[in-house]
Molecule: small-subunit ribosomal RNA
Organism: bacterium
RNA sequence: AAUCAUUAUUCUACGGAGAGUUUGAUUCUGGCUCAGAACGAACGCUGGCAGCGUGGAUUAGGCAUGCAAGUCGAACGGGAUCCAGAAAGUUCGCAAGGAUUAUCUGGUGAUAGUGGCGGAAGGGUGAGGAACACGUGGGUAAUCUGCCUCCGGGUGGGGGAUAACCUCGCGAAAGCGGGGAUAAUACCGAAUACGAUUCUCCGGCGCAUGUCGGAGCGAUCAAAGGCAGGGACCUUCGGGCCUGUCGCCGGGAGAGGAACCCGCGUCCUAUCAGCUUGUUGGUGAGGUAACGGCCCACCAAGGCUUACGGGUAGCUGGUCUGAGAGGAUGGUCAGCCACACUGGGACUGAGACACUGCCCAGACUCCUACGGGAGGCUGCAGUCGAGGAUCAUUCGCAAUGCGCGAAAGCGUGACGAUGCGACGCUGCGUGGAGGAUGAAGGCCUUCGGGUCGUAAACUCCUGUCGUUUGGGAACAAGGAACCGGCGGUAAUACCGCCGGAACUUGAUAGUACCGAAAGAGGAAGCCACGGCUAACUCUGUGCCAGCAGCCGCGGUAAUACAGAGGUGGCGAGCGUUGUUCGGAUUUACUGGGCGUAAAGGGUGCGUAGGCGGUACUGUGUGUCGGGUGUGAAAUCCCACUGCUCAACGGUGGAAUUGCACUCGAAACUGCAGGACUAGAGUGCAGGAGAGGAGAGCGGAAUUCCUGGUGUAGCGGUGGAAUGCGUUGAUAUCAGGAAGAACACCGGUGGCGUAGGCGGCUCUCUGGAAUGCAACUGACGCUGAGGCACGAAAGCUGGGGGAGCAAACAGGAUUAGAUACCCUGGUAGUCCCAGCUGUAAACGGUGUGCAUUUGGCGUAGGAGGAAUUGACCCCUUCUGUGCCGUAGCUAACGCGAUAAAUGCACCGCCUGGGGAGUACGGUCGCAAGAUUAAAACUCAAAGAAAUUGACGGGGGCCCGCACAAGCGGAGGAGCAUGUGGCUUAAUUCGAUGCAACGCGAAGAACCUUACCAGGGCUUGACAUGCAGAGUUCAGUCCCGGAAACGGGAUGGCCGCAAGGCGAUCUGCACAGGUGCUGCAUGGCUGUCGUCAGUUCGUGCCGUGAGGUGUUGGGUUAAGUCCCGCAACGAACGCAACCCCUGUGUCUAGUUGCCACCGCCGCGCAAGCGGCGCGCACUCCAGACAGACUGCCCGUGAUAAACGGGAGGAAGGUGGGGAUGACGUCAAGUCAGUAUGGCCCUUAUGUCCUGGGCUGCACACGUGCUACAAUGGCCGGUACAGAGGGGGGCAAGACCGCAAGGUGGAGCAAAUCCCCAAAAGCCGGCCCCAGUUCAGAUUGAAGGCUGAAACUCGCCUUCAUGAAGCCGGAUUCGCUAGUAAUGGCGCAUCAGCUACGGCGCCGUGAAUACGUUCCCGGGCCUUGUACACACCGCCCGUCACAUCAUGAAAGCCGUCUGCACCCAAUGUCGCUGAUCCAACCCGCAAGGGAAGAAGGCGCCUAAGGUGUGGGUGGUGAUUGGGAUGAAGUCGUAACAAGGUAGCCGUAGGGGAACCUGCGGCUGGAUCACCUCCUUU
Repeated sequence: AAUCAUUAUUCUACGGAGAGUUUGAUUCUGGCUCAGAACGAACGCUGGCAGCGUGGAUUAGGCAUGCAAGUCGAACGGGAUCCAGAAAGUUCGCAAGGAUUAUCUGGUGAUAGUGGCGGAAGGGUGAGGAACACGUGGGUAAUCUGCCUCCGGGUGGGGGAUAACCUCGCGAAAGCGGGGAUAAUACCGAAUACGAUUCUCCGGCGCAUGUCGGAGCGAUCAAAGGCAGGGACCUUCGGGCCUGUCGCCGGGAGAGGAACCCGCGUCCUAUCAGCUUGUUGGUGAGGUAACGGCCCACCAAGGCUUACGGGUAGCUGGUCUGAGAGGAUGGUCAGCCACACUGGGACUGAGACACUGCCCAGACUCCUACGGGAGGCUGCAGUCGAGGAUCAUUCGCAAUGCGCGAAAGCGUGACGAUGCGACGCUGCGUGGAGGAUGAAGGCCUUCGGGUCGUAAACUCCUGUCGUUUGGGAACAAGGAACCGGCGGUAAUACCGCCGGAACUUGAUAGUACCGAAAGAGGAAGCCACGGCUAACUCUGUGCCAGCAGCCGCGGUAAUACAGAGGUGGCGAGCGUUGUUCGGAUUUACUGGGCGUAAAGGGUGCGUAGGCGGUACUGUGUGUCGGGUGUGAAAUCCCACUGCUCAACGGUGGAAUUGCACUCGAAACUGCAGGACUAGAGUGCAGGAGAGGAGAGCGGAAUUCCUGGUGUAGCGGUGGAAUGCGUUGAUAUCAGGAAGAACACCGGUGGCGUAGGCGGCUCUCUGGAAUGCAACUGACGCUGAGGCACGAAAGCUGGGGGAGCAAACAGGAUUAGAUACCCUGGUAGUCCCAGCUGUAAACGGUGUGCAUUUGGCGUAGGAGGAAUUGACCCCUUCUGUGCCGUAGCUAACGCGAUAAAUGCACCGCCUGGGGAGUACGGUCGCAAGAUUAAAACUCAAAGAAAUUGACGGGGGCCCGCACAAGCGGAGGAGCAUGUGGCUUAAUUCGAUGCAACGCGAAGAACCUUACCAGGGCUUGACAUGCAGAGUUCAGUCCCGGAAACGGGAUGGCCGCAAGGCGAUCUGCACAGGUGCUGCAUGGCUGUCGUCAGUUCGUGCCGUGAGGUGUUGGGUUAAGUCCCGCAACGAACGCAACCCCUGUGUCUAGUUGCCACCGCCGCGCAAGCGGCGCGCACUCCAGACAGACUGCCCGUGAUAAACGGGAGGAAGGUGGGGAUGACGUCAAGUCAGUAUGGCCCUUAUGUCCUGGGCUGCACACGUGCUACAAUGGCCGGUACAGAGGGGGGCAAGACCGCAAGGUGGAGCAAAUCCCCAAAAGCCGGCCCCAGUUCAGAUUGAAGGCUGAAACUCGCCUUCAUGAAGCCGGAUUCGCUAGUAAUGGCGCAUCAGCUACGGCGCCGUGAAUACGUUCCCGGGCCUUGUACACACCGCCCGUCACAUCAUGAAAGCCGUCUGCACCCAAUGUCGCUGAUCCAACCCGCAAGGGAAGAAGGCGCCUAAGGUGUGGGUGGUGAUUGGGAUGAAGUCGUAACAAGGUAGCCGUAGGGGAACCUGCGGCUGGAUCACCUCCUUU
C1' cells in the first nucleotide's frame, strides 16, 4: 500500500398515523360518520395586481346575420378596364405639326365559363356502437396508393365535339329548353412498347394455395402540352431546330398513407341457458384493390357456448387517488374510431359512400304570383330554449402550418393574438421601525380589575403594485431590382444553386421592459370556536325559534340556537353542496372469515374440473436467465437550462413493470415412456353388532264382548263438574276378540353416510374393525351440475283402527279463557303403493391426508406373560367418553374424535329491518319447496363475559314476619285529620309503607297567609343623603264600622344664636307566606341500629372487574376462630356517655327520726311537736361490681355454645343517646338562610266584617260504650314526675255544682297545685236496651275575654239516640312488656286535649317451630332488565304519512316474425326510340359502341297483423316502514307464572293455542354413571 472481517460515522432515496358512535361499565364482531387529496364544477359572502392555463359537462334541441376552400391567364376560348405604338378618317392650324377616334399590334388583367389540382386535409362533436371499435403484438406468399423522392424508357401522328358568346322561347323565382359559332393539358380512334399483364418452361424460397428470379412463341395495353431563351442551318416567316424548365405517358424502387386477417386484453346481468338456416362447411360462378357466404346456385348437416338476450358505455396514451396492489375516470393536449337535420343510396375520384357535393323519402323552417322552389352552425363568433351552470357576432394572416401557383402571391374563424369569468395553478401587494397616562371606546368583572393592546393616536422611514409621465423592444425567417461565383448548354443568353444587396414585410403594440414624479396615500375578507377538532365568555330565547357531518343540543342559569366581545384557522379568497379515491384489512391477490357474532350444503355416490406417492429416461408447456424488436409524442420522475422567482417552457436521461421473436438452463411443474410398493384396492381367517328387507311366532298390558260373584257408587280434580252406574257400573273370576307397542336386560353400550335402528326365530343382504401379507400396481383425494337416500307432519288410492289424539263438543277456571285442567272424540297415528323433500335434519363444528406432551374409563379384535382358568396384568389396532399440557380463541371454551399446526378440494358470509318476502323461473295433486331482489327505513342490530337489580329459581340465616297468645281497629255515637263537594273565601303545604290527632306545644278578634269592602303610597319596618322647619307625637272635639280624615292645642336643652328628638318633602331604597325543594344551604323522614360499605399494596384477568369481604364453624353483629394469594387498614358493629338495678365512702338542709332528751294529749298502748343526732330512708357526688373470670360437658385441642357455682345483677343485666357507604331529583323557598325570575298607588301595607269550623258522602287516627272481672252508693289505703309571680293558692265562708268571696304561705326537697285512681271493706242492682250506654235536645247557670251569633269551655236539672262485641280484612305487643288505672306538664286570656310528651300504680298469657305471608342479610343460578320487574316487550284494531307488490285495463317506448306497397339507386335483362368521333361505304345508308325508356331482384320510409321486452298510469286490494302520551289483551325475557324454540298440520279478535316428531340455545329437585381429590 492493497484485500478481507468487525465496529463506528456520514450521505442519498423510499416508507402504511387514526377518531366518534351499541353498554351501567368491558372485550369482540359489525355497520354508520369524520379528519386527507382531487375537480371542465355550481351556490353564498367578499374581492387589489400580474403571468400561465382553462371555460356549453344539460337539449346530437332549433337557429337570424357575417365569415370558415379555394387557387392556377406559365392549360383554353373570350375579354371589361387601363397603358404604349401604328393609324385611314375627322378636326384645329397658313404651315410645321398637334389633338382625337373607328381599326390594328403589343402589354395589363377584374368577373363569369371550359380545363387542372384541391374541396376525403384542417376544424367540430361523442349520438350510435360491447365490436377486430379500441389497445398491444403479429400476418398479407390475399392488397391499393394522387401529390413527393430515386432509377431507367417514351412524349411521333390524327379526329369530332362542347361551354363561355350570339339568338329565340318558358318561368314570380330557382332555373330550364331550342338554334348558331369556337378553344384546350377537355374528349376520341389508330401507331410504337424499355416494359407491364396473361400463358408455358427452369431455378431458389415457402406451412399450402403459391411467390421471387430467369428464359420463350404469341396476345393485350400509352402519352399533352405550357413558358423562357437562342448561334449555326432550314422555312410557307407562323416556325422548324437546339437548349433550359414545368408538365404528360408506361415501368421499377422508396417514403408516407389506406385496406383486410389473426393471438391476447376490454363493464354489469343466469330472475337471459340454450342460440343459429347464409346458419357451418364444400363445389362452381359472380363481385372486390384484395382474401372471404361478401353474394348466388347446388350438395352435406353442421357451427357456437358465458353463446344468445337485456342494460350501460366512444377506446387509448393518460388523469385523480392510494404505501402498494388496486379503485375511479377518459374534460383540455395527443393517437384511433364513429357521426354531420333523420333514414336510405350511389356517383366522381388515388382516396368518400363525402360536415359547408349529388339523388330519394321523412320531420321542421323560410320564400312564393300557389304553379313551384330554398335550407341544414356536432366550423368561428352570436341567438332562443332548457338548465344550478360555461365567454367576443373582436384583431391579423406578421409568425407556424395547409391548398393552389413556375413565382410574386392569393386563400385560410387552422393558427397567432387580444377581450370576458378568482374557474384553476403560481407570484406580488394591502406597508416598515419606534411608540404605555397601557388613551378613548367596546366586552367581561369577584367591582379590585382584566382584555381587545404596540393594536391606535403620535414620531421617523420605504416606495413593490396601482396612478401620472418619458423612453422603448425581441418574436423577421423571408421577398427582392442589381452584383459576384458555380453548374447545365454551342452560348458571355436563359434557368438553377450559393454568397452579397438598394428597397421592403408586425395583428398583438407604444404592449413587455427601463426611467422619473407624488404620496401610506387606492387595495381584507371568509369560516369556525360541545366532543371528534385548533379556538370561551356575556346577553336574548325557553323542546319555542332554531342548529346538526356523526354522537347529539334547546323544556329559565345553553361554551351546541340568535347577537355581541374575544379567540382559532385560512387568506384574495373563505365556506357550502355535488362527485371520485382514501381512511375501509368493510370483497381481504398483496390482505378476512364461517362452534356461540353474518356464514358448513340434511346425508351419501359420483361427472366435468382442481389437486395428487417413489426412483429413472426423454421433452422443454409453465418457470428462470441473456439478447433483439417494439412499447408514438406529450405526461410522471431525475439532471441541466430559459422567462427577475414560481407556475409555465426547453434539452437530455430514466421509466414505460407489457407483447413478440431468439439463444440458453433443466431443480420444480406439465407431457411422453417403461418401472416400483409405503397410498388405494383384492384375497384368505376367526369374531362383534337394535345395520337393511321379507316371512312367521310370543307373552304382559289396554279396550271391547260373553258368562259368574257382588252392590251403590265409580271416575276425575287444587277443589269440582260434565261423564259412567240399580236396564247392575267400578271391583273381582273365567273365556273370547282386536289392534298397536315390545317392560326388565339397557349401559355418555352397539350398528348405520345421514335420517334412523330395540320381543323371539328363519331366509336374503350391505358395511366396518382385527389378523395374515398372497395378488393388482397410483387404480387416489375432493367434487360445480347430476343421481339416490332423507324424522315428523301433510297429500292421493286401498286396507286397518285397540290405545292415544289436532279439529270439534261438553264441564271447569277466569274480568274474559276461542288456552293451560277434566270428560268425550274425528282425521291422523298402523299396513301396502305413490307423492312431498322439509326440521334446533345440531357436535349449531364439510370431506380427506399428515404432524404434535399425558392421565383415567368403556366396546370389539389380535398378541404377550402367567395360569385350573376364557379371571387379573402388559402391549397393540379400531371405535366411543371424561379430565387436561403446549397451542389456539373476543371470551366461553377446544385440546390426537382440535376450535392446535399444515396441505388439497367443495359449500357459504359481508350492518339491522324490509325478507327468506315480491316478481320471474323450476318442481309439486295441493299444502308448498327451491332460486331470490328492490324501494324505503334505522344507527345500530349482535357475541361473550362483568357488576348490580330482579325471579310466582335454589340453599343458609334473621326480625312480633308467620305461628302460639293477649288486647284492639273494621259495625255504633262522638272527637279529630284527610279526600270530595260547596263557597266570595272555605289560605298554604304533607299523598303507599315513610300524607291523613301531620306542619298546628291551642284558628271567636289577633294569629291569618284566604275573601268582601273601606283606606295609604319612601310606605307597617331598616339605613343613608339633601331640603323644610313646629309643620310632628300626645291631648280634646266632630265624622266614620274601624283604619283614617277634618279642626283646636302643641316637645326638650339653651340668655340667645342655635342644637337635639319627632315629623314632612324628595332621592336612593324598603316590602312580598309571590314562583321555582327539579337551581340550593341547612335540617328531617325512610330502608335500618339492618351488618354492611370501602381503601392501600400485592396477585389473577386483554379488559370491565375479581381477590381481600368467598369457604368451615360461630355470633345480636364483616362478632370471633380456623383455612385461604393475599397482607394490612378505614367508616360502620361492640365498647367508651346518660338513666336504672347492689354495695361502700363522703356530705346532712328545706330531707330523715332508730336511739336519747324535752313539751302536749291520752288510763295505757301510743300519737303530735321540739331538740340532740345523721344510724336508716332519701338526696347527689366519688368509687366498687360482671370479665365467659371459675367448674363440667360439647366442639378442630380454636372461636364459641350448653349446664353449674358464687353473686343484687350472667353471658349485650334493662332502657336511652348514638344512624356507615348510599337510595328515594323523598319532604321543606310557609321556620330561617339563599341564586334566578316576577310585583312596585301593588302580588306591598292598615282596618272592619267574614272564612279557615261550611256538608248528600268516603277514608285514617282516637275517645266512650255495648255491661255483673260490671254499674251505683258509703267507708278506707298506697305514688312518681312535674308546675307556680300579670303565678300556684291553703285553712275559713257562700253555692247542689261549675264557681264565688277572701287571702295564710310560697320565686319552692320548706308553701301551694295535691283528691291519686284502679285497689280494699260494706251495701244495692239481677241480665233488662237495664240503676248498661251516654249522643242529641230543652232550660237554668258559671268562667275567660273589648267581644262567646256564626264559633269557646264548665256546672245543674230534664231529655235518654245508636249500640247487646262488630263482614271481608287488618293493627299492636315477648316482661315490669301487653292490658288496665289515675297523675302531671308544654302551648294557653279561655278552650273544642278524647291529641302530644312524661310519671307512677295493678300487672298477665304465649313462642311447638321456620312450611307459608311480609321485610332484610349472605352464597349461588337464570335474565332479552340497568330509569334496573312499578323493568322489558309481542300482535291485532283505529288514525296519519311514505315507499312498494298485485290488479280489469289504458298510454308510451324498444324489438322479433309474417305479409302489403315501394321512392331513389346499383346490378341484370331488354332497348322497335335516340345517337358527332371508330369500321364499311363515293354518297345515301348500315354496323359497332352508347343513351333514353321499359322489365326484374334487392331496398329506406310507410302500412296491416301478431308476439316479446321495458317504462308510466290505474278503481280496488296485499302486506311493509315510520309516527311523546289511542284500543284489546300479555305471547316472549326469571321455571315469565303451561320451559322455550324448530319443522309441519288444524284452529282462534290478537299476540297465540293444540297435535306429532325433533333440539337444549331449559330452571329446579332427586337418583344413576363418570371424573377429580384423599